Description:
Predicted 3D model of RNase P RNA and transfer RNA as a complex of 490 nucleotides. It holds a member of the Rfam family "Bacterial RNase P class A". The family's RNA type in Rfam is ribozyme. The coordinates come from a structure-prediction model, not an experiment, and the mean pLDDT is 76.
[in-house]
RNA sequence: GGAGUUGACCAGACAAUCGCUGUCCGACCACUAAAGCGGAAUCUGGAAGGAUUCGUUUGGGUUACUACGAAUUCGGGUACGUUUCAGUGGUCGGAGGGAGGAAAGUCCGGGCUCCACAGGGCUGGGUGCCAGGUAACACCUGGGAGACGUGAGUCUACGGAAAGUGCAACAGAAAAUAUACCGCCGGUUCUCCGGUUUACCGGGAGCAGGUAAGGGUGCAAAGGUGCGGUAAGAGCGCACCGCACCUGUGGUAACACAGUGUGGCAGUGCAAACCCCUCCUGGAGCAAGACCAAAUAGGAAUCCCUUACUGUUGCCCGCAGUUGGAUUCGGGUAGGUCGCUGAAGAUACAUGGUGACAUGUAUCCUAGAUGAAUGAUUGUCCACGACAGAACCCGGCUUACCGGUCGACUCCCUCU
RNA sequence: GGCUGGAUGGCAGAGUGGUGAUGCAGCGGACUGCAAAUCCGUCUACGCCGGUUCGACCCCGGCUCCAGCCUCCA
Numbered sequence: 001g002g003a004g005u006u007g008a009c010c011a012g013a014c015a016a017u018c019g020c021u022g023u024c025c026g027a028c029c030a031c032u033a034a035a036g037c038g039g040a041a042u043c044u045g046g047a048a049g050g051a052u053u054c055g056u057u058u059g060g061g062u063u064a065c066u067a068c069g070a071a072u073u074c075g076g077g078u079a080c081g082u083u084u085c086a087g088u089g090g091u092c093g094g095a096g097g098g099a100g101g102a103a104a105g106u107c108c109g110g111g112c113u114c115c116a117c118a119g120g121g122c123u124g125g126g127u128g129c130c131a132g133g134u135a136a137c138a139c140c141u142g143g144g145a146g147a148c149g150u151g152a153g154u155c156u157a158c159g160g161a162a163a164g165u166g167c168a169a170c171a172g173a174a175a176a177u178a179u180a181c182c183g184c185c186g187g188u189u190c191u192c193c194g195g196u197u198u199a200c201c202g203g204g205a206g207c208a209g210g211u212a213a214g215g216g217u218g219c220a221a222a223g224g225u226g227c228g229g230u231a232a233g234a235g236c237g238c239a240c241c242g243c244a245c246c247u248g249u250g251g252u253a254a255c256a257c258a259g260u261g262u263g264g265c266a267g268u269g270c271a272a273a274c275c276c277c278u279c280c281u282g283g284a285g286c287a288a289g290a291c292c293a294a295a296u297a298g299g300a301a302u303c304c305c306u307u308a309c310u311g312u313u314g315c316c317c318g319c320a321g322u323u324g325g326a327u328u329c330g331g332g333u334a335g336g337u338c339g340c341u342g343a344a345g346a347u348a349c350a351u352g353g354u355g356a357c358a359u360g361u362a363u364c365c366u367a368g369a370u371g372a373a374u375g376a377u378u379g380u381c382c383a384c385g386a387c388a389g390a391a392c393c394c395g396g397c398u399u400a401c402c403g404g405u406c407g408a409c410u411c412c413c414u415c416u
Numbered sequence: 417g418g419c420u421g422g423a424u425g426g427c428a429g430a431g432u433g434g435u436g437a438u439g440c441a442g443c444g445g446a447c448u449g450c451a452a453a454u455c456c457g458u459c460u461a462c463g464c465c466g467g468u469u470c471g472a473c474c475c476c477g478g479c480u481c482c483a484g485c486c487u488c489c490a
Base pairs, nucleotide, nucleotide: 001412002411003410004409005408006407007406008405009404010403012381013380014379015378016377017376018375020098021097023095024094025093026092027091028090029089030088031087032086036082037081038080042077043076044075049074050073051072052071053070054069055068056067059066060065100387104398105397107396108395109394110393111392112285113284114283115282119317120316121315122314124281125280126279128277129143130142131141132140133139144158145156146155147154148153159276160275164274165273166270167269168268181215182214183211184210185209187207188206189205190204192203193202194201195200223241224240225239226238227237228236242265243263244262245261246259247258248257249256250255289338290337291336292335299329300328301327302326303325304324308322309321310320311319331489332488345364346363347362348361349360350359351358352357382385417486418485419484420483421482422481423480426440427439428438434470442458443457444456445455446454463479464478465477466476467475
């Protein structure tokens, strides 16, 4: 200098003006009316009653006193009035905030809410080398094995095919109980053919066999190479390699390594086919759900059922609810509050750990809308600006994406 | 915003791993004096990209597009 690998970060910048939308503070206006104050008629009961006077001819009691009734007075409640304070809304002024690395796809996991805090069994669904991390995961970290790359590194749906079932079209002898088309080999038969005619030798055809070297088929053909062996062959025997099992050593484990160890070797592929093993799994989703207000015809039709239906999106039991239920039509209201954002939160430092991550301390407050805000114009600059817009919230994955910055590492070339 | 289902010729619509049916439409021919009907023949497809498998419309994953359902009261 060139080519690459990998981790982290940024996502036009600055200024002015005008807007949009939440939060907080202040002033003014309007509405509401808790406590307080005022308070008419009325009430004073079982809930607030008290005091005084009178009455009780059969209230009780010897008296003190007490009970009941009536009147007066004080007090209490309520309509209503008022509004320092408080709440809501509006206007004005001020302060401060306002999309992302994927906000996306909704593919996984969790929180949260309701159904019985969620129960038993079957079915169904999912996870899939090992260990760890985590709220949890199909994610992440570290390791193992395999594949790719000169390398840094990258990728892997990576349990079981000797539990069982199934599939393997066409081709091929045969697709998993092995088997034989061409071939190779010896035997036997022939009214076959040839050679110097019987004999003998060679060939041909037939018959019953041996064989799996070689050819051929196919995605895939029953361990591979060599030597021996044989009629020809063959793990038939042997050596090496491979495989399975056993034992030992190391490792938490996956697994690795070793053995003059054992076995001639049985056992193809497919589980993103059923299945077996392993661990996990109730359903619905913020249009969940809670509350206030308003409003109405608690209506009609069809179907199912008479103890059934709903929660319970497969079944049975159990539990809870409704005494009918489902669908359609018709009717009404279409307003508000909460859920809602302070969270498994962010940043920095320290400690532990190879790491994911955990713990501690300090600091920070960082969208919360509901026809739905986060923008427009102008100026300057540059590398000329990609994909793209929150809607209950988090952790991941996947997909889209102009470019740029920094760190670590690898290979090649050149120079010193 | 949440949930569910689907994509096969021009149209409709079967197909659960081994040559993708069928009907209508189109084109050509036969029949007819000419047409219609009928008969014969023919053209045209698995939304896209990967993976599993010897082999994929089918199984698995990711994109794209389309359709449907979900407010409150009684």